[in-house]
Context: one part of a larger RNA
C1' cells in the first nucleotide's frame, strides 16, 4: 500500500425475519456420475457444470466402434497431355466402388488456342473434431448494475507512498451539499434509447360501427360513416415544478394538492479498473508439436438411447378449492409457398378424402384453458393416480427392429403429501391457467416469448450468507 481476523463502527441486498409455494419420499422425462461395453465420441465439474455447448442423435447430423475400402486425395491454386459439358440402360455388390452401354458434339477465336466442366498422370501441396484455453486473438461467466477505478498539476514525505476519494449531511448511486492542500479531469452512476401506463393532432384499410337507412335464420353483410376502439407517426405530459414541516439560510428528507401516472412511474437493452493462468484450440481464427497408403477421405452397419445403482432439474400425481359428463363465455402474442389450409364428406380417434382463400390488421393455424351453470360420485387405493404391460391402427420419412411421435380397446404399479436437509418469491409478483414460436421430414414435461385468473406478509436488522466505506490489529505478500 494490500489480504485477512470466530476485531470495532456505519450501510445495503428475498440474506435472515415475516408469509405464500416447492425439492428432498412416488412414478416418469432428462443431464450427470459410476459400471458395462467393439463403441457407449468430446467438452463443461463449489458458487459461476450436470433440461450445459445439443433451437431438437433412426440413416445424415457424428466427432465413437467393426467390417469391407481410396491415396495428390470430398475441398484449393498450379503443370502437363485427352475429352465438351451432359445423358440413357445393365451387370456384380450391403454400398462405397468396378465393368459394359445409349445419346450428344455446344460458347469464344487473330484457327496458334482459350473458357467452363470430366476423368488419367508427376509433384510442389491439400488434409487432421488430432495435443498444448498453463503459447494466444475473439467470444462468455463470476464477483455484480455492486459503486467503485484512476489520471494530470500542486503539495506533503528520504523514499515506497500519501492527498484528491478522508470528514458532517445526504442518496438507488464517488448522487448531491457544505467544509476542506487541494484545484481539476477521465471511465463508471444518472440521462440519452426501446417498450409499458394517459392525453392530443395527423391517417382511415384489410381493422372500427355511435347516429341514419338496406338486408338477413344469423353476421359491419351493404350503402354510408370517420364519431369510438385499434394501427402507427408526429407531438403534450413528471421537473421535487407547488404548498406546509424538519434541515445548517443548503443538500435533502416527511405530508399534502393536483394528476393518467411522484419523487429512478413498470419492464428491458445498456456490465467500469480488474479477479478467478477461470470456460472455449469442438464456432471462428492462430503459434507450436504431431499423424501423411494414415491422426486425412468416402461407405455399410452397430453406437452415442446399455444399468446393479448415486445425485441435479423438471414433469404428473397422492384427490371433493376435486374427478367425470352436458352447456356456455372471454386472450395476447406469434407463425404460413415445395407453406398454413377451410367449408363439406369417411373414421370412435390419430388421422384421410377434399381443395375454396390466403405472399396475409383480408385467409389460415385456431375450438384458448382455467372460469361460469347444471349433473354425478361420497373419502374408497375410490368413477383418484396413471406408470407398465397385450392386441389392433395411424403419420412422416429410402427405412420406425436395435431406436419415433401419436390414437383407440384392455390391463391397471408405485403413491394417502415425503426425514435430515434445501430452493424461489415482495405485486399484476409468487402460485395456477392454457395458447404461440424457434430448431425441425418426424420426434419436448426442454428452451425462449404471449396473454387470464390472481393473493399472503415484511415487527424488525440481533443472528447466517454475500457486498460496500471507515478504523484496528497481524510472524502473511
Nucleotide at each position: 500500500u494490500g489480504a485477512c481476523g470466530g476485531g470495532g463502527g456505519c450501510c445495503c441486498g428475498c440474506a435472515c425475519a415475516a408469509g405464500c409455494g416447492g425439492u428432498g419420499g412416488a412414478g416418469c422425462a432428462u443431464g450427470u456420475g459410476g459400471u458395462u461395453u467393439a463403441a457407449u465420441u468430446c467438452g463443461a465439474u463449489g458458487c459461476a457444470a450436470c433440461g450445459c455447448g445439443a433451437a431438437g442423435a433412426a440413416c445424415c447430423u457424428u466427432a465413437c466402434c467393426a467390417g469391407g475400402u481410396c491415396u495428390u486425395g470430398a475441398c484449393a491454386u498450379c503443370c502437363c497431355g485427352a475429352g465438351a459439358a451432359u445423358u440413357u440402360a445393365c451387370u456384380a455388390g450391403a454400398g462405397a466402388u468396378a465393368g459394359u452401354u445409349u445419346a450428344g458434339u455446344g460458347c469464344c477465336u487473330u484457327c496458334g488456342g482459350g473458357a467452363a466442366c470430366c476423368g488419367a498422370g508427376a509433384g510442389a501441396c491439400a488434409g487432421g473434431u488430432g495435443c498444448u484455453g498453463c503459447a494466444u486473438g475473439g467470444c462468455u461467466g463470476u464477483c455484480g448494475u455492486c459503486a467503485g477505478c484512476u489520471c494530470g498539476u500542486g503539495u506533503c514525505g528520504u523514499g515506497a507512498g500519501a492527498u484528491g476519494u478522508u470528514g458532517g449531511g445526504u442518496u438507488a448511486a464517488g448522487u448531491c451539499c457544505c467544509g476542506u492542500a487541494a484545484c481539476g479531469a477521465g471511465c463508471g452512476c444518472a440521462a440519452c434509447c426501446c417498450u409499458u401506463g394517459u392525453c392530443c393532432u395527423u391517417a382511415g384499410u384489410u381493422g372500427c360501427c355511435a347516429g341514419c337507412a338496406c338486408g338477413u335464420a344469423a353476421u359491419g353483410g351493404u350503402g354510408g360513416g370517420a364519431a369510438c376502439u385499434c394501427u402507427a407517426a408526429g407531438g403534450a405530459g413528471a421537473c421535487u415544478g407547488c404548498c406546509g414541516g424538519u434541515g445548517a439560510c443548503a443538500a435533502a428528507c416527511c405530508g399534502g394538492a393536483g394528476g393518467a401516472a411522484g419523487g429512478u412511474g413498470g419492464g428491458g437493452a445498456u456490465g467500469a479498473c480488474g479477479u478467478c493462468a477461470a470456460g472455449u484450440c469442438a464456432u471462428c481464427a492462430u503459434g507450436g508439436c504431431c499423424c501423411u497408403u494414415a491422426u486425412g477421405g468416402g461407405c455399410u452397419g452397430g453406437g452415442c438411447u446399455a444399468c446393479a445403482c448415486a445425485c441435479g432439474u423438471g414433469c404428473u400425481a397422492c384427490a371433493a378449492u376435486g374427478g367425470u359428463c352436458g352447456g356456455u363465455a372471454c386472450a395476447g402474442a406469434g407463425g404460413g409457398c415445395u407453406g398454413c389450409a377451410a367449408a363439406c364428406c369417411c373414421g370412435c380417434g390419430a388421422g384421410g378424402g377434399g381443395g375454396a382463400g390466403c405472399c396475409a390488421a383480408u385467409c389460415c393455424c385456431a375450438c384458448a384453458a382455467a372460469a361460469c351453470c347444471g349433473u354425478u360420485c361420497g373419502u374408497a387405493g375410490u368413477c383418484c393416480g396413471g406408470a407398465u404391460u397385450g392386441g389392433a391402427g395411424u403419420c412422416u420419412g429410402c427405412a420406425a427392429c436395435u431406436c419415433g411421435a401419436c390414437u383407440c380397446c384392455a390391463u391397471g404399479a408405485a403413491g394417502u403429501c415425503g426425514g435430515a436437509a434445501u430452493c424461489g418469491c415482495u405485486a399484476g409478483u409468487a402460485a395456477u391457467c392454457g395458447c404461440g414460436a424457434a430448431u425441425c421430414a418426424g420426434a419436448a414435461u426442454g428452451u425462449c416469448g404471449c396473454g387470464g385468473u390472481g393473493a399472503a406478509u415484511a415487527c424488525g436488522u440481533u443472528c447466517c450468507c454475500g457486498g460496500g466505506c471507515c478504523u484496528u490489529g497481524u510472524a502473511c505478500a